[in-house]
Context: one part of a larger RNA
């Protein structure tokens, strides 16, 4: 390439808007570009296929027919694409209006419990830490206990296969700003729509620049320990870093290790947010139901096996990313990027 695949064997891009492209609802009129039909030209010769003949047969040859992708012109179809129309249309997808649920963001303000320090009062002789110990801190009065103050930092219980968000991630309270999602009407536009090559944007922690802060923690670091050694594990201390503001890195087993969108196929159980019906009347409980979310179990099917199973890894179609043996290697050169660390794109030799 052809085929084949991407949850665990190689393979889903960390997520999102979103250009180009590719696909793209119902339904009318037009166009005939693709589409399919006949013709007509063109398709040399050989070789291919049939039939018939010559070499004793056969390979081989000779003659005859017939097929020859494709293309170019006319000529007709008009279902299906397409293209057109200031035709329609509502069953996607939006707007609108009335609820509603939440740690969705993002700023300021505030609240207690703890650690730790500091001042004071009570107090005395040991605290501390371990498998035992030491190192470490104490009569310069520690540990422990009261009182008071300072500071930073994270929010016990509620708390939950519970909630919100695209991921990454969100937890004390109250205030302002602000995004989105769900029902519920069906008043409006009327295919405005998927998905996206590049491209932008946000992205955990740790690193990086510049000012801050610094209570605990604790990479380096310095000591006791263990040990044959102990650049560990355990302990006493402790510096960056955690924090904050503003700028960057742009990676993570960034995992559901499963791209997104629609559609279709048993069912049982739980939860979390809405409607609706209905228990003779209100109502609160409850019971049917429906529409979203989120969990367990489980037919068919599907899978190599484990398992998935209306939140698919069944079952179709649309668009995108990716894989091609294990090691050199996610590395060398280059390029782009960044302050750097490095990141992003990425081979070969060679070897099994």
């Nucleotide at each position: 390439u052809u085929g084949g695949g991407c949850g665990u064997a190689a393979a889903g891009a960390g997520c999102u808007c979103g250009u180009a492209g590719g696909c793209g609802g119902u339904u009318c009129g037009g166009u005939u570009a693709g589409u399919c039909a006949g013709a007509u030209g063109u398709g040399a010769a050989a070789a291919c296929u049939c039939c018939a003949g010559g070499c004793u047969c056969a390979a081989c040859u000779u003659g005859g027919a017939g097929a020859c992708g494709c293309c170019a012109u006319c000529u007709g179809a008009u279902a299906c694409u397409g293209c057109u129309g200031u035709g329609a249309c509502u069953a996607g997808a939006g707007u609108c209006c009335g609820g509603u649920a939440g740690g969705g963001g993002a700023g300021c303000a505030c609240g207690g419990a703890a650690u730790u320090c500091c001042u004071g009062g009570u107090g005395u002789a040991g605290c501390g830490g371990u498998g035992a110990a030491a190192u470490g801190c104490g009569c310069a009065g520690a540990u422990a206990u009261c009182a008071g103050g300072a500071g930073g930092a994270a929010c016990a219980c509620c708390a939950g296969c519970g909630g919100c968000g695209a991921a990454g991630g969100c937890g004390g309270u109250g205030c302002u700003c602000u995004g989105g999602g769900c029902c519920g009407g069906u008043a409006c536009u009327g295919a405005c729509g998927c998905u996206g090559a590049g491209g932008a944007g946000c992205g955990a922690a740790a690193g990086c620049g510049u000012g801050g802060g610094g209570a605990g923690c604790g990479a380096a670091c310095a000591g006791g320990a263990u040990u044959a050694g102990a650049u560990a594990c355990c302990c006493u201390g402790g510096u960056a870093g955690u924090c904050c503001a503003c700028g960057c890195c742009g990676u993570a087993a960034a995992c559901g290790u499963u791209g997104g969108g629609c559609a279709c196929u048993a069912g049982g159980u739980g939860u979390g947010g809405g409607g609706a019906c209905u228990u003779a009347u209100c109502a609160a409980c409850g019971g049917u139901u429906u529409c979203c979310a989120u969990g367990c179990c489980g037919u068919c099917g599907c899978u190599a096996a484990c398992g998935c199973a209306u939140u698919a890894a069944g079952u179709g179609c649309c668009c995108c990313g990716c894989c091609u043996g294990g090691g050199g290697a996610g590395u060398a050169c280059g390029g782009c990027c960044g302050c750097a660390a490095g990141g992003c794109u990425a081979a070969a030799a060679c070897u099994c």
Predicted 3D model of a 352-nucleotide part of an RNA (small-subunit ribosomal RNA, central domain) from a metagenome.
The prediction has a mean pLDDT of 86.
It matches the Rfam family "Bacterial small subunit ribosomal RNA". Gene Ontology terms of the family: ribosome and structural constituent of ribosome.